Predicted 3D model of a 111-nucleotide RNA (SAM riboswitch aptamer (S box leader)) from uncultured Actinomycetospora sp.
Lineage of the source: Bacteria > Bacillati > Pseudonocardiales > Pseudonocardiaceae > Actinomycetospora.
Of the family's consensus pairs, 97% are formed in the model.
Rfam family: SAM riboswitch aptamer (S box leader). Rfam describes the family as follows. The SAM riboswitch is found upstream of a number of genes which code for proteins involved in methionine or cysteine biosynthesis in Gram-positive bacteria.
RNA sequence: GGCUCAUCCAGAGGGGUAGAGGGACCGGCCCGACGACACCCCGGCAACCGGCGUCAGAUUCCGCAGACGAUCACGGUGCCAAUUCCGACCCGUUCGCGGGGAAGAUGAGGA
Repeated sequence: GGCUCAUCCAGAGGGGUAGAGGGACCGGCCCGACGACACCCCGGCAACCGGCGUCAGAUUCCGCAGACGAUCACGGUGCCAAUUCCGACCCGUUCGCGGGGAAGAUGAGGA
């Protein structure tokens, strides 16, 4: 870099360094010298992996593998402005919006 699957209207900020753009891309609209973005420290959120429990299945045993949870948060990630900030393409519409898709992000897996 590309592939598969799942999720994306919830949640969670202080300090330090530094000093101009940042929110992926385009349009909009926002954030930003009252210091954004980024990096570091500490703190936190969440529960994808993981632990535990229940159920079911299966088995000679081990192992592999499923569903659910009001459970845990030591560990691996992730995240802590705005729904992925909104739209962008298609369909529907009571014109308010609704549904789907693309793209993107994150995780798990696999080549």